[in-house]
Predicted 3D model of a 75-nucleotide RNA (transfer RNA) from Candidatus Wolfebacteria bacterium CG1_02_39_135.
Its mean pLDDT, the model's own confidence on a scale to 100, is 81.
The sequence is in RNAcentral, with records from ENA.
Rfam family: tRNA. Rfam classes the family as a transfer RNA.

RNA sequence: GGGCGCGUAGUUCAGUGGUAGAACGCUGCUCUUAUAAAGCAGAAGUCGAAGGUUCGAUCCCUUCCGCGCCCACCA
Numbered sequence: 001g002g003g004c005g006c007g008u009a010g011u012u013c014a015g016u017g018g019u020a021g022a023a024c025g026c027u028g029c030u031c032u033u034a035u036a037a038a039g040c041a042g043a044a045g046u047c048g049a050a051g052g053u054u055c056g057a058u059c060c061c062u063u064c065c066g067c068g069c070c071c072a073c074c075a
Stems, first nucleotide, its partner, number of pairs: 001071007010024004018055001026042005048064005
């Protein structure tokens, strides 16, 4: 330098045009002498950034940023 994939809650991931979820973790309550486990409730996201398409974008297109893999070149 070329090609491909990924970026979503604290973490690991799902969702792939109609307005964002799960598990674990966290907080509170119930239970217990107390803790754990179990049950119930709750908080936590400008979906990497900026533009474009669309009535509508996490999703499609372009550029950029970051991470990973493969290939090539140079030393």